[in-house]
RNA sequence: GGACGAUUAGCUCAGCUGGGAGAGCGCCGCCUCGACAAGGCGGAGGUCGCUGGUUCGAGCCCAGCAUCGUC
Numbered sequence: 001g002g003a004c005g006a007u008u009a010g011c012u013c014a015g016c017u018g019g020g021a022g023a024g025c026g027c028c029g030c031c032u033c034g035a036c037a038a039g040g041c042g043g044a045g046g047u048c049g050c051u052g053g054u055u056c057g058a059g060c061c062c063a064g065c066a067u068c069g070u071c
Base pairs, nucleotide, nucleotide: 002071003070004069005068006067007066010025011024012023013022019056027043028042029041030040031039049065050064051063052062053061
């Protein structure tokens, strides 16, 4: 330098055919328990890697760049 794949919450990941940003674990509060764990209820947490483009509308489509992985 080239090909392919990945990049979404603190971590692991989903997101179907372009229209509601989500799950599990973790964190916080309350309930339950003699106490802890488990369990129940609720909550916080996101420039969707970056910059542009297409579109009425982009996590999703297109281009470039960056990082990681495989060859």
Source information:
This is a predicted structure of a 71-nucleotide RNA (transfer RNA) from a soil metagenome. It matches the Rfam family "tRNA". Its family is annotated with triplet codon-amino acid adaptor activity in the Gene Ontology. Rfam classes the family as a transfer RNA.